[in-house]
A computed fold for a 74-nucleotide RNA from a Chloroflexota bacterium, annotated as transfer RNA. The sequence was found in a public genome assembly. Its Rfam family is "tRNA". It is annotated as a transfer RNA.
RNA sequence: UGGGGAUUAGUCCAGUGGUAGGACGCCUGACUCUGGAUCAGGAAGCGGAGGUUCGAACCCUCCAUCCCCAGCCA
Numbered sequence: 001u002g003g004g005g006a007u008u009a010g011u012c013c014a015g016u017g018g019u020a021g022g023a024c025g026c027c028u029g030a031c032u033c034u035g036g037a038u039c040a041g042g043a044a045g046c047g048g049a050g051g052u053u054c055g056a057a058c059c060c061u062c063c064a065u066c067c068c069c070a071g072c073c074a
Stems, first nucleotide, its partner, number of pairs: 001070007010024004018054001026042005047063005
């Protein structure tokens, strides 16, 4: 430098155009002598900027970061 892939909550992962979900973790409460476990409830997220569309996590463009492959110089 070229090609390909990835980016969603603290972590891991769903969601392929119509209300953003789950597990673990965290917080509060119940239970318990206390803790754990269990049960109930809660907070927190679409990498950034544009575009298309009635409507975008999802489609298009550019940028950023990470991974893989190939190449160039030394």